[in-house]
RNA sequence: GGGGCAUUGGCGCAGUUGGGAGCGCGCUUGACUGGCAGUCAAGAGGUCAGGGGUUCAAGUCCCCUAUGCUCCA
Numbered sequence: 001g002g003g004g005c006a007u008u009g010g011c012g013c014a015g016u017u018g019g020g021a022g023c024g025c026g027c028u029u030g031a032c033u034g035g036c037a038g039u040c041a042a043g044a045g046g047u048c049a050g051g052g053g054u055u056c057a058a059g060u061c062c063c064c065u066a067u068g069c070u071c072c073a
């Protein structure tokens, strides 16, 4: 220098053919309990890495950039 993959709540990840942003852990509150543990219930928390484009509509398609991993030279 070139190619590929990844980037989605605090952490680990899913998201199928473009139309509902979700799961587990963690966190907060409540109930049960002798109990800061455990179980159950409810809840908060996301500019979907950044910018631009296509589209009625983009986490998803296209381009550029950034960061990480990897392959080639």
Stems, first nucleotide, its partner, number of pairs: 001072007010025004019056001027043006049065005

The RNA shown here (transfer RNA) has 73 nucleotides and comes from a Bacillota bacterium.
The source organism's lineage runs through Bacteria, Bacillati and Bacillota.
Rfam family: tRNA. Rfam links the family to the GO term triplet codon-amino acid adaptor activity.